Record summary: Predicted 3D model of a 370-nucleotide RNA (Bacterial RNase P class A).

């Protein structure tokens, strides 16, 4: 320099004016006014995980079902997050990817093409040594029964691959070499890893198909939840006045006696519905030193306090300067455009999407000089 990889960051700046929501001071004729401080994000998103609040449920324990999780070891309050390893795969490398327990417990699939797709299979082929039927007949030649997974084809997959020997053709049938299982020891906390030596080769793939193993797991969410609470209507209890000539019930119909209610004043409780306080931001917090750790991280000390609305504030204009376009140029600059994605709503640690543009670090590979 030119092509990559991996990490971190920032997300216009400065100012003047208007104007929004809290919060403190002060004034106050309780209406308000001044003046001073604070006011989005990495994602506030998507609501997928994991937790703290809260509330309801619930005696404890095993089992079962039913949902996640799924290499091993750490970290973390906890996780399906994060580091560190291992295993496979990809790339000349930096370094990226992996839903990465079991298919020699069962059970079910394995499309199409194909003879056969899971106790392996003869379509073309090869042989016909054996047995045997014909014909020429010393030998042969043409069938049968049969043998055979070497060769073809089909497929994503056809039950090791090369060679030599073997055979009647052939075949781990036999040897060699590689591969492929078991594996004693040995290394590691572990997954793993080498590996003496044994095995002629089994036991195909798929568990994001049922399943099996092991571990974890109540439910519903701040519109959770607590608190105070008026008028007006309307429930309940006491007392008080009125009690009737009315209604209504006390039996299925009448009727008599009775009894309660239906008014209506007082005073008391409770449950509510507009509302208004809380919950509400002080937290597994941010920052910086040191220690300890390969690292996520965790100790420890010191500073800071950084939005709390709720129909929901965080804008809006103007000038300057930067990034970035685009024109135009007498290369000095001038004119224009112009700044991504998005936007708290109980809070917190994570994944994951969206996102103009730029800064910084580390490091692969490769060209050029010295």
């Nucleotide at each position: 320099c030119c092509a990559g990889a991996g990490g971190g960051c920032c997300a216009g700046g400065c100012g003047a004016c208007c104007g929004c929501g809290g919060g403190g001071c002060a004034u106050u004729u309780c209406g308000a006014u001044g003046c001073c401080g604070c006011g989005a994000g990495g994602a506030a998103a998507g609501u997928c995980c994991g937790g703290g609040c809260u509330c309801c449920a619930c005696g404890a324990a095993a089992c079962c079902a039913c949902g996640g999780u799924g290499c091993c070891g750490g970290g973390u309050a906890a996780c399906g997050c994060c580091c560190g390893g291992c295993g496979g795969g990809g790339g000349c490398g930096a370094c990226c990817c992996c839903a990465g327990g079991g298919a020699a417990a069962g059970u079910g699939c394995c499309a199409c093409a194909g003879a056969g797709a899971g106790c392996a299979a003869a379509c073309c082929g090869c042989c016909g040594a054996u047995g045997u039927g014909c014909c020429c007949a010393u030998g042969g030649g043409c069938g049968c029964a049969g043998g055979c997974a070497a060769g073809g084809g089909u497929g994503a997959a056809a039950g090791g691959g090369u060679g030599c020997g073997g055979u009647a053709a052939a075949a781990g049938c036999g040897c060699a070499c590689c591969g492929c299982g078991c594996g004693a020891c040995c290394g590691g906390c572990a997954a793993c890893g080498g590996a003496a030596g044994c095995g002629g080769c089994a036991a195909g793939g798929c568990a994001a198909a049922c399943c099996c193993c092991a571990c974890c797991g109540g439910g519903a969410g701040c519109a959770a939840g607590a608190c105070c609470g008026a008028a007006u209507a309307g429930g309940g209890g006491c007392g008080g006045c009125g009690c009737a000539u009315g209604g209504g019930c006390c039996u299925g119909g009448u009727u008599u006696c009775g009894g309660c209610c239906c008014g209506u004043c007082g005073c008391c409780c409770g449950g509510g519905u507009u509302g208004g306080u809380u919950g509400c931001u002080u937290g597994a917090g941010g920052c910086g030193g040191c220690g300890c750790g390969u690292g996520a991280g965790c100790g420890u000390c010191g500073c800071c306090c950084u939005a709390g609305a709720g129909g929901a504030a965080u804008g809006g204009u103007c000038g300057c300067c930067c990034a970035u376009c685009g024109c135009g140029u007498u290369c000095g600059c001038g004119c224009g455009a112009g700044g991504a994605c998005a936007g708290a709503a109980c809070c917190c640690g994570g994944c994951u999407u969206a996102c103009a543009g730029g800064c910084c670090c580390u490091c692969u590979g490769g060209c050029a000089u010295u």
Rfam family: Bacterial RNase P class A. By type it is a ribozyme. The sequence was found by an Rfam model in a public genome assembly. The model forms 95% of the base pairs in the Rfam consensus.